[in-house]
Context: one part of a larger RNA
RNA sequence: UGACGGAAGGGCACCACCAGGAGUGGAGCCUGCGGCUUAAUUUGACCCAACACGGGGAAACUCACCAGGUCCAGACACAAUAAGGAUUGACAGAUUGAGAGCUCUUUCAUGAUUUUGUGGGUGGUGGUGCAUGGCCGUUCUUAGUUGGUGGAGUGAUUUGUCUGCUUAAUUGCGAUAACGAACGAGACCUUAACCUGCUAAAUAGCUGUAACAAUAGAUUAUUGUUUUGACAGCUUCUUAGAGGGACUAUCGGUUUUCAAGUCGAUGGAAGUUUGAGGCAAUAACAGGUCUGUGAUGCCCUUAGACGUUCUGGGCCGCACGCGCGCUACACUGACGGAGCCAACGAGUCUAACCUGUGCCGAGAGGUAUGGGUAAUCUUGUGAAACUCCGUCGUGCUGGGGAUAGAGCAUUGCAAUUAUUGCUCUUCAACGAGGAAUUCCUAGUAAGCGCAAGUCAUCAGCUUGCGUUGAUUACGUCCCUGCCCUUUGUACA
Numbered sequence: 001u002g003a004c005g006g007a008a009g010g011g012c013a014c015c016a017c018c019a020g021g022a023g024u025g026g027a028g029c030c031u032g033c034g035g036c037u038u039a040a041u042u043u044g045a046c047c048c049a050a051c052a053c054g055g056g057g058a059a060a061c062u063c064a065c066c067a068g069g070u071c072c073a074g075a076c077a078c079a080a081u082a083a084g085g086a087u088u089g090a091c092a093g094a095u096u097g098a099g100a101g102c103u104c105u106u107u108c109a110u111g112a113u114u115u116u117g118u119g120g121g122u123g124g125u126g127g128u129g130c131a132u133g134g135c136c137g138u139u140c141u142u143a144g145u146u147g148g149u150g151g152a153g154u155g156a157u158u159u160g161u162c163u164g165c166u167u168a169a170u171u172g173c174g175a176u177a178a179c180g181a182a183c184g185a186g187a188c189c190u191u192a193a194c195c196u197g198c199u200a201a202a203u204a205g206c207u208g209u210a211a212c213a214a215u216a217g218a219u220u221a222u223u224g225u226u227u228u229g230a231c232a233g234c235u236u237c238u239u240a241g242a243g244g245g246a247c248u249a250u251c252g253g254u255u256u257u258c259a260a261g262u263c264g265a266u267g268g269a270a271g272u273u274u275g276a277g278g279c280a281a282u283a284a285c286a287g288g289u290c291u292g293u294g295a296u297g298c299c300c301u302u303a304g305a306c307g308u309u310c311u312g313g314g315c316c317g318c319a320c321g322c323g324c325g326c327u328a329c330a331c332u333g334a335c336g337g338a339g340c341c342a343a344c345g346a347g348u349c350u351a352a353c354c355u356g357u358g359c360c361g362a363g364a365g366g367u368a369u370g371g372g373u374a375a376u377c378u379u380g381u382g383a384a385a386c387u388c389c390g391u392c393g394u395g396c397u398g399g400g401g402a403u404a405g406a407g408c409a410u411u412g413c414a415a416u417u418a419u420u421g422c423u424c425u426u427c428a429a430c431g432a433g434g435a436a437u438u439c440c441u442a443g444u445a446a447g448c449g450c451a452a453g454u455c456a457u458c459a460g461c462u463u464g465c466g467u468u469g470a471u472u473a474c475g476u477c478c479c480u481g482c483c484c485u486u487u488g489u490a491c492a
Stems, first nucleotide, its partner, number of pairs: 001492002003489003007486007016476002020440005027327003031323004035318002043054002065313005071307001076119005086113001088109003092105003123301002126299003132295001134289003137285003144183003148179002150159003162174001164173002188278005194244002198241004204235006210226007247271001249266006329433001333392007346378002353372008399430001404425006446468008
């Protein structure tokens, strides 16, 4: 100087607690991990910091694993063989999963491309992440880190970097043997909120007049239509450029009686760092990745291949244990009608993507025609929860929908170990879940769906998006941890 303390004192955090909410843990199913099994059930990762993670939803491919079959894509050099032929290809039959001349029988074609040996390459999802780069994760979401000059000490080192108050913050006020600085924090960037002010818009609309139609009515009012607008005007709504806007503004309380700040009210679109993200220091870990890479050392292998490709299987196997989830256990509900409101996306050229409408069909789907490379079409994605009216009436019941049987479609070369969807039948556990334990403070939790990623097909996953929208704190250091100061130490 650290590390540690069952030492003391401060401070902090819903990966801590308190007050609560939703749960998970119990059931069925889905999915990852272990174990078991297996020709193979490829493999990495194992406290936080492995386990719906590898963007890992694997029918083939992927693919690394297993059972088998081909091919060389063995550069280049040297040597050998060799035009009297180095080699290569092949019908049929046998053989074979195979219309692989793979091999054999047979006997044609080919013509220096090869073949054999040695050296040396190349390839490898082979090994080593404990040889590495890069990237990521974590320590660590906290406030921490460093040197110059000066001071202290023989020196390692220390001061600066602090008693106190304050802040989300080593943020400030101040104190002061320190002074003046740098990185991090903040500032910054993105996004969500405001602008009747500017610039505009047939790819966004609004208003008015006109024409037509319907309804009420008889002055007229309401609603709808008028894409190549019937016309005119405008930019409030929409879009997006330039800008503005908050700086805790004003007032009051409070605080060494006056600083930093903090609390309340007012104004305001906005007063928790305005909300949410991004970026993110120093020092580290023998954290993860050689299975992202034509990044890569070394080792292994390299033709009976660990290269590569083809066929089939496997990664899905099931006495069991653990983790993330989905569906439920109903009446605040299920079912049947009706009403009705989003936002973020995405989409087909050398191609089959998003799909409207008509018709057929119980449905899944089929078919015929269109639009769209998109603020133009799909699409106002008329979403779901929700609201209204009925039926049911607390009974494993019209709750629940696992597990099976049959049939019809769709994707694909291929669906059996059932891709998925639909129809009918079947109608299991589950009557709110022990010990434990996770997440969370406002448009948040939770409920609800939608889009995208993956994608030929397939979401119970993930990433976003909106819709409905609570209860309870607004604190503490008791538990679990983190930071600082003091102190002790036999530890390095």